[in-house]
Molecule: transfer RNA
Organism: Zingiber officinale
């Protein structure tokens, strides 16, 4: 060089045939509860989905071009 496969909050994920408010878990922060911690329970913040373009009324999802990871092959 070719081929396929993937890229979502700090971290690891759902999201299945495109459809209106992007999901859970961990962690973080506050609260309650303790003499304090821890555990528990409540509530909160944090992402506009790797980037640019296209298609469509309507895109994380379909389709092209660029990063980057990873497996195959020369």
């Nucleotide at each position: 060089g070719g081929u396929g496969u993937c890229g979502u909050g700090g971290u690891g994920u759902a999201g299945u045939u495109g459809g209106u408010u992007a999901u859970c878990a961990c962690g973080u922060c506050a609260g309650u509860c303790u003499a304090a911690c821890a555990c528990a329970c409540u509530g909160a913040a944090g992402g506009u989905c790797u980037u640019u373009g296209g298609u469509u009324c309507g895109a994380g999802u379909c389709c092209g071009g660029g990063c980057g990871a990873c497996a195959c092959u020369u």